[in-house]
Context: one part of a larger RNA
RNA sequence: CCAUUCAGUGAAUGGCUUGGUUCAGGAGCUGAGGAAGGUCGUGCCAAGCAGCGAUAUGCCCAGGCGAGGCGCACGGAGCCGUAGAACCUGGGAUUGCCUAAUGGGACUUCCUGACACUGUGUUAAAGCGGUGUCGAUCCCGCAAGGGAUCAGUAACGCCCCGAAAUGAAACAUCUUAGUAAGGGCAGGAAAAGAAAUCAACCGAGAUGCCGUGAGUACUGGCGAAAGAAAACGGCACAGCCCAAACCGAAUCCCCACCCGAAAUGGCUGGGGACAUGUGGUCUAUCUAGAAAGACCCUAGCGAUUGAAGUCGAGGUCUCCUGGAACGGAGCGCCAGAGAGGGUGAAAGCCCCGUAGACAUAGAUCGUGGGUCUCUAGUUAGAACGAGUAGUGUGGGUUGGAUAUCCCGCAUGAAAAUGGGAGGCAUUGUCUCCCAAGGCUAAAUACUACCUGAAUCCGAUAGUGUACUAGUAGCGUGAGCGAAAGCUGAAAAGCACCCUCAAAAGGGGGGUGAAAAGAGCCUGAAAUUGAAUGGUGAUAAACCGAUACAGCCUGAAAGAAAUGAUCCGGUCCUAAGGAGCCCAUCGAGAGGUGGUAGUACGCGGACUCGGUGAUCAGGGUUGUGUCAUACGUUUUGAAAAACGGGCCGGGGAGUGUAUCCAUGUGGUGAGGGCUAAGCCCAUUAAGGGCGCAGCCGAAGGGAAACCGAAAAGCCCGCAACCACCUUUGUGUGGCCAGGGGCGGCGUGUCGAAAGCGCGCGGAAUCACGUGGAUACGACCCGAAACCGAGCGAUCUAUUCGUGGACAAGGUGAAGCGUCGGGAAACCGGCGUGGAAGCCUGAUAGCGUUGAUGACCUACAAAUCUCUCGCGUGAUCCACGUAUAGGGGUGAAAGUCCAAUCAAGCUCGGCGACAGCUGGUUCCCUCCGAAACAUCUCGAAGGAUCGUCUGGCCUGAGAAUGCUUGCAUAGUAGAGCACUGAUUAGGGGAAUGGGUCGAGAGACCUUGAACCCUUGUCAAACUCCGAACAUGCAGGCUUCAUAGAAGGCUGGAAUCAGGUUAUGGCGCGUAAGGCGCUGUGCCUAAAGGGGAACAACCCGGACCAGGGUUAAGGUCCCAAAGUGCUGGCUAAGUGCUAAGGCAGAAGGGUGUCCCGAGCCAAAGACAGCUGGGAGGUGGGCCUAGAAGCAGCCACCCUUUAAAGAUAGCGUAACAGCUCACCAGUUGAGGCUUGGGGCCCCGAAAAUGGAAGGGGCUCAAGCCAGCUACCGAUACCCUGGGACUCCGCAAGGAGAUUCGAUAGGAGGGCGUUCUGUAUGGGUGGAAGCAGGGCUGUGAAGUCCUGUGGACCGUAUAGAAACGAAAAUCCCGGCAGCAGUAACAGCGAAAGUCGGGUGAGAACCCCGACCACCGAAAGGACCAGGGUUCCUCGGCAAUGUUCGUCAACCGAGGGUUAGUCGGGUCCUAAGACCGUCCGUAACACGAGGCGGUCGAAAGGAAAGCAGGUUAAUAUUCCUGCACCACACGUGUACGUCGCCAACUGGGCGACACCUCCGCAUAGGUCUUGCAGGGCCGCCGCCCUGUCUAAGUGCUGAAGCUUGGGGAGAACCGUAAAGGUGAGAACCAAGUGAAAGUAUGAUAGCGAAAGAAGACUGGAUGCAGGGGUCCAUGAAAAACCCAGUUGGAUGGAAACGUGUGCCCGUACCAAGAACUGACACAGGUGUCCUGGCUGAGAAGGCCUAGGUGUGU
Repeated sequence: CCAUUCAGUGAAUGGCUUGGUUCAGGAGCUGAGGAAGGUCGUGCCAAGCAGCGAUAUGCCCAGGCGAGGCGCACGGAGCCGUAGAACCUGGGAUUGCCUAAUGGGACUUCCUGACACUGUGUUAAAGCGGUGUCGAUCCCGCAAGGGAUCAGUAACGCCCCGAAAUGAAACAUCUUAGUAAGGGCAGGAAAAGAAAUCAACCGAGAUGCCGUGAGUACUGGCGAAAGAAAACGGCACAGCCCAAACCGAAUCCCCACCCGAAAUGGCUGGGGACAUGUGGUCUAUCUAGAAAGACCCUAGCGAUUGAAGUCGAGGUCUCCUGGAACGGAGCGCCAGAGAGGGUGAAAGCCCCGUAGACAUAGAUCGUGGGUCUCUAGUUAGAACGAGUAGUGUGGGUUGGAUAUCCCGCAUGAAAAUGGGAGGCAUUGUCUCCCAAGGCUAAAUACUACCUGAAUCCGAUAGUGUACUAGUAGCGUGAGCGAAAGCUGAAAAGCACCCUCAAAAGGGGGGUGAAAAGAGCCUGAAAUUGAAUGGUGAUAAACCGAUACAGCCUGAAAGAAAUGAUCCGGUCCUAAGGAGCCCAUCGAGAGGUGGUAGUACGCGGACUCGGUGAUCAGGGUUGUGUCAUACGUUUUGAAAAACGGGCCGGGGAGUGUAUCCAUGUGGUGAGGGCUAAGCCCAUUAAGGGCGCAGCCGAAGGGAAACCGAAAAGCCCGCAACCACCUUUGUGUGGCCAGGGGCGGCGUGUCGAAAGCGCGCGGAAUCACGUGGAUACGACCCGAAACCGAGCGAUCUAUUCGUGGACAAGGUGAAGCGUCGGGAAACCGGCGUGGAAGCCUGAUAGCGUUGAUGACCUACAAAUCUCUCGCGUGAUCCACGUAUAGGGGUGAAAGUCCAAUCAAGCUCGGCGACAGCUGGUUCCCUCCGAAACAUCUCGAAGGAUCGUCUGGCCUGAGAAUGCUUGCAUAGUAGAGCACUGAUUAGGGGAAUGGGUCGAGAGACCUUGAACCCUUGUCAAACUCCGAACAUGCAGGCUUCAUAGAAGGCUGGAAUCAGGUUAUGGCGCGUAAGGCGCUGUGCCUAAAGGGGAACAACCCGGACCAGGGUUAAGGUCCCAAAGUGCUGGCUAAGUGCUAAGGCAGAAGGGUGUCCCGAGCCAAAGACAGCUGGGAGGUGGGCCUAGAAGCAGCCACCCUUUAAAGAUAGCGUAACAGCUCACCAGUUGAGGCUUGGGGCCCCGAAAAUGGAAGGGGCUCAAGCCAGCUACCGAUACCCUGGGACUCCGCAAGGAGAUUCGAUAGGAGGGCGUUCUGUAUGGGUGGAAGCAGGGCUGUGAAGUCCUGUGGACCGUAUAGAAACGAAAAUCCCGGCAGCAGUAACAGCGAAAGUCGGGUGAGAACCCCGACCACCGAAAGGACCAGGGUUCCUCGGCAAUGUUCGUCAACCGAGGGUUAGUCGGGUCCUAAGACCGUCCGUAACACGAGGCGGUCGAAAGGAAAGCAGGUUAAUAUUCCUGCACCACACGUGUACGUCGCCAACUGGGCGACACCUCCGCAUAGGUCUUGCAGGGCCGCCGCCCUGUCUAAGUGCUGAAGCUUGGGGAGAACCGUAAAGGUGAGAACCAAGUGAAAGUAUGAUAGCGAAAGAAGACUGGAUGCAGGGGUCCAUGAAAAACCCAGUUGGAUGGAAACGUGUGCCCGUACCAAGAACUGACACAGGUGUCCUGGCUGAGAAGGCCUAGGUGUGU
């Protein structure tokens, strides 16, 4: 590592069903007599469900039943019941609170009134209780009074209003659709309804519903689509009443009494309605009939039905198995009962039931009683619905078209001698009918409810819910919304013992048939552990397949004593096919012939011989070979393209309608079928009827209209028959079907001809299958659109009421004073204190930068530092308003609940998607296309082409080869045309130049054109192939096993690719783009090419044996280190093509071939020597000497030697060279071509001929030889397919790769009918094994399991999974990994205690931290978290003995605190008017009611007390309101009520002064304590409220007073005849003082003074404003009116209700999913330092748990 076994985890599978689903039948409203629905209660113990309601798990009555009962719920305790309980049925009583909700109100289940009666209480009241009544709108009524409505309800109904997605492949009319949603209203049904209707010259006779008519008429961008009616067949049936005409009270209602069983009854009396008309129903006359109808009651009687209920046959006989019999065997019985269920397994006879029968209350019908009404006809007369009918016009709607229905506006009749209709108008005729008033059952629709049933589902299914399910949970809300069934026959649910800290767990033991042992039947897989088997560090990864081998196993199931296995023998033998040896050929490798088609060869045979029990199989490991998963999308996927972690379960072509085709079956032109419905029977089965209608039987035509072969001739396939000169693919006859001719019908204006369509009979119905269309239409998937609702607890803005802003700085106006100035005015100094002023980590708000930290965070926006604002357009709280095409917005498309270029929720909705993904068992046959045309078309579609199945027909067809005859204009070639074009010559005209006076001459240029020469062309051709094409002949191949052709069902395809080969275009090129022929891939495997879709070989049915192809033969690696001859030295190369690259240009690399020249008269090269003279040539030059430059370049000596080829010098010199000789001695020099090789030659981690490696090769070239090598070819065996055959069987030269796709046949799953079996002596399922089949699969054995399960046949399907980032559940890997150590703000240690156990629980000590908080007190919010006791499974980021956790118990006390009882604010609601189709909607008016626990508004303080409450209890001392008593002051009063008037309530910001207090500091005294020898020093304390009395400033009021050259006065301002100063009186705050207090507190002391002093309290001044800074109640005063009869104050007595009150209020109780570094409003604030609420340190207090 793999497997198995034993265990775990897990919950699939099987079995089961209390629940669903669907259908059928029944039944069908509830409510002011308070519903539906909730909430709260209710039990001995009671959380949930169910029941019930203060009479509460129940009460009363009647009936039934008959022994038990007190719900689910089996416990403890206790009760009830034969005096009849429980339970069942019927009737009644009770029925809290909310809710239409209804006395008023409200933030729902609460608060709070009035009246009447009444209880209690009191001397009397107040107060506390009980019962009843008190709603709005409408109707009746004079009134009193009476009545109705309101709300709910699953679907169904009627009316109103009314979308959008969508379809039209876009979109606007249209469609979706009068649908969804919304509004109103009703009933058990609703609606409709008794013709101003249809029809068509015949007639029908209200409406509705079903069938049909009919997808017809008709509508329609005449597109998509939409779509009747009459008539007919059925179901069910039903008709009436007003108005008017005529009469004129003949009528009706209420009350009372009487009669009656009762009645909507009758009599009598009284009252009322009514002449603006109740009532009668035509009136008058005549005739006939007494039938009939409607309604009410039900005592008695009868019938039917009928709640709970009653009776109801027959085995519990014997034996066996078993825990148990309902099983097996045997023997019986019943059946008007063998439906079903239960019982310890499967029961007709055990139980409940079933068939059948019975019974009561009740119900229905009848009988009976009563009341009301007359009915039919004839004749004559009268009446008969107005802004209506109609018309015009504009709209909506409809199939309604000119001819539907409705609406707006305008117009507008007639009067039965009239009017309307008859799908255009008008006129006439004819027919039908009588509008403008109303009612009406049944047939029809639906299913909340009850009952029953099922080819429905069986716990991931079926309802979302089989279970405490609309629950838990989520969301502010509308709304969203789960999971979760099973012990056993019976709890017999494990006594007892041991262990353990133990009520955990474990071990014994017991129960039981079995532990099935508590989320407990079965108990799969993923997955985890242990053991066992195999294997493992000489070895490189898809883990398999295959061959062989080792070890282990091998009970049963398969083979095997009728002989496995192993060894040996004999015979037969396919394809193929040797060796030795002999002969012979070749230079050689080697070949050929003989041996020999021998040996051998897959396989087979033999009653062969021996052996004698295994073999096959399974597990695992090794070795060899082969091999890049699966699905998908693609031209192409192993892909570094997408999808899946694994396993299990779920998961996608279905239904209806219409149509087409086909198969099977029935009937069949005297055709086929029924539909709705009806009848019989009945279990919803089944049978019959039903001919309305549909299709067919006749077509042609636009229509009017007209209207066809029962066969006249011929050909001829199959079949059949006959014949034989060839037994054949023969010939002939006759020929269904088929074909041809003729003939016929009709249309084409008439005729003819021609032409089109048709005619010699086959349809129709049912079922199955394939397909089309419409529907969600195979499944999942948008972003969106529309409707109705829910949201401003976040945030934006408004409005109302409130609150907040340490400290410091600057110093505006004004004023004063000084100075200047004529003045205006200016300046200095001071005072003053303005400001969208400044500083500011005050608080608070914000968020600049670090582009810091964090970034699975502390946090779905935080932390730290830094930074901005911080008296204002400031910030905040509470209340309030604005809502989705809307709001809000100092504007960023910002914000509107973590969502915003249109919120969220539900619905239309299964929107649509030409787009992506997925789409589930097997085998067999055939087998594409990626092209053409059209397309708002190019990701789609339609038609053709290509594929496939079937049918018809009946003989030819063709891709090949070849011959002949034709066709064509390409390749090539050419320049004759067109056009381009090189060079030379000629060249008229023309131009230029020179000369000339001119004529002219000369020179030069040179077009067209001509000659010669050299070229070019896709759109040039005087020419012109191959190939190709057509026709014909021959060969070949295919075809009667049916080709070609035709008809028809079903497709798929419309993205192609190609480094194959041929031809092209574009492009520098490309693994580029585009076109094209063929092949190939696609859809093709195998062998080769290292690997590699398309290159080479070659087309795979299966197994085995052989021979070859391409390509190879040194090793990897099968086959030659083969043969002969060359080349290469570069590892060049070892590469068929592609890929791999390798060029121009070079090479005295080397090999080969050729040409020319030199050479024995001595070449080439080397070496030795010479290389001279005229002359330093002339010129030039400073010089120029061979060698700066110019000119010339001669001569001589010579073997040879330039007036010099180079170096060099200033110029010379010098050194070489050319040239010559010698030496040497055989080839040399030059040049052209070919082969191999070299240079040219640069890429990114370290290199690739496949590698090793290879050099007369293992490279390259040429030739040869042997061998290897595939699924090709050959052979053997088997299968399929096709054909023949009834079958058995036979035949096949040619068949069997396959994607999209077509066709055929099977396997399996669930259920049903029929038939037939298995099972407790062990079913299904599960696990491991054996066997069979090509396969889907089947079957057998063993174990587990413990009750059901098959087979055959026919049928029906929610019928088959590996994939959909699929759904649900479980479980892995990651991984013992990351993290738990994360904050610039802190901290613990030691000792003791408890305990099984202590870093973190308690105690103590020391230490440390916060201290404008991390202290204290509240609002909101939470809701018991508070306190005590007992616990530690979970929660607590560790621990835990602890806890905000778990269990039990306890705890919140108010006249004066807050709220209600009072008020009003922004604003809200209700009613009404109005709007609206309507409303639950709406601006506004009127009226009313709400609206603040931060606004206004009566009243309490101190101390004590509890484990937990306190301004609430207690003690003490107070106060407020109201009532009563006493009866003083008072007497034009006073009291009560209403009204009127006034006051008060009552208000901004900034700033300043004054008064005072809390507090603080200092000093002294006193008390206590500490240090201490003393002196002395240090620390702490030295206290006390409300209330009451007195005192008390400014201001104000009143009285006096009476001022200007002014006076008074301030910090500053300022004030004054509208009366200053000054005086007096009144009023008057905080506060002080006394008392409260002989008290409380304190162990005690319980004093005095000074300083400071608030932002708090009080009083006052000033400034500012484009801003002027709530309202009402209450209270006070006065008046008026009315009432009662006195009446303040004071004192006394009494009363004082309801709700809240615990606790937290945050670095754990709120909001953020968390015990979360975030967020969250208000109040208090000591000391030192300091300007300070800064910073630092420290009190009080808290904390060491930022767990």
This is a predicted structure of a 1747-nucleotide part of an RNA (large-subunit ribosomal RNA, half A) from Methanonatronarchaeum thermophilum. The coordinates come from a structure-prediction model, not an experiment, and the mean pLDDT is 80.